Predicted 3D model of a 72-nucleotide RNA (transfer RNA) from Candidatus Electryonea clarkiae. The organism belongs to Candidatus Electryonea, within Bacteria. Its Rfam family is "tRNA". Rfam classes the family as a transfer RNA.
[in-house]
RNA sequence: GCGGCGGUGGCGCAAUGGUAGCGCACCAGCUUCCCAAGCUGGGGGUUGCGAGUUCAAUCCUCGUCCGCCGCC
Repeated sequence: GCGGCGGUGGCGCAAUGGUAGCGCACCAGCUUCCCAAGCUGGGGGUUGCGAGUUCAAUCCUCGUCCGCCGCC
């Protein structure tokens, strides 16, 4: 340099055009003498960045940055 895959809450991952969700973690309550476990509820996201297509984009297109793998 070329090609492929990936980037989404603190972490790990879903969502293949129509309200962005799940687990863990965190916070509160219940329970307990206390802690842990368990149960219930809650907060937290400009979906890497910029533009385009569309009534509507995490998703399609273009550019760009970062990471991993391969080729030269």